[in-house]
RNA sequence: UGUCACUGUUGCCACACCUAUUGCGAAAUAGGGCCGGAAAACCACGGGUCUGACAAGAUAGCCGGGUUGUAUUA
Numbered sequence: 001u002g003u004c005a006c007u008g009u010u011g012c013c014a015c016a017c018c019u020a021u022u023g024c025g026a027a028a029u030a031g032g033g034c035c036g037g038a039a040a041a042c043c044a045c046g047g048g049u050c051u052g053a054c055a056a057g058a059u060a061g062c063c064g065g066g067u068u069g070u071a072u073u074a
Stems, first nucleotide, its partner, number of pairs: 005073001012037002017032006035061001041067003045064003048059004
């Protein structure tokens, strides 16, 4: 210096819920909040679930996969 793994001090993110706004809706964004997370960072590729009359869309904190990142110790 690099890789893998373990661990997680200081820190990081932010479930439910509330308010405002957007959307037919699922839901998203911002603020508050803090159940949890060691990839709860990003990607809708496969599956699942949800929305929609259809066409399509939402969910990455449902599972798998891909990409990227991390102090300390060994």
This is a predicted structure of a 74-nucleotide RNA (c-di-GMP-I riboswitch aptamer) from a Methylococcaceae bacterium. Rfam family: c-di-GMP-I riboswitch aptamer. Its family is annotated with cyclic-di-GMP binding in the Gene Ontology. The sequence was found by an Rfam model in a public genome assembly.